[in-house]
RNA sequence: GGGGGUAUAGCUCAGUUGGUAGAGCGCUGCCCUUGCAAGGCAGAAGUCAGCGGUUCGAAUCCGCUUAUCUCCA
Numbered sequence: 001g002g003g004g005g006u007a008u009a010g011c012u013c014a015g016u017u018g019g020u021a022g023a024g025c026g027c028u029g030c031c032c033u034u035g036c037a038a039g040g041c042a043g044a045a046g047u048c049a050g051c052g053g054u055u056c057g058a059a060u061c062c063g064c065u066u067a068u069c070u071c072c073a
Stems, first nucleotide, its partner, number of pairs: 001072007010025004019056001027043005049065005
């Protein structure tokens, strides 16, 4: 330098045909306990990497950029 993959909650990851953004763990509050852990109930937490385009409508399709992994040289 070129090809391919990945980027979604604090972490690890789902998201089916373009139509209300989710799970586990973690975090917060309450219950339970002498207390802790475990367990139960409830809750908070999102610029879907960035910019632009297509569309009535984009995490999802297209282009560029950034970061990262990998292959070739």
A computed fold for a 73-nucleotide RNA from a Gammaproteobacteria bacterium, annotated as transfer RNA.
It was read from a public genome assembly.
It matches the Rfam family "tRNA". It is annotated as a transfer RNA.
The prediction has a mean pLDDT of 81.
The source organism's lineage runs through Bacteria, Pseudomonadati, Pseudomonadota and Gammaproteobacteria.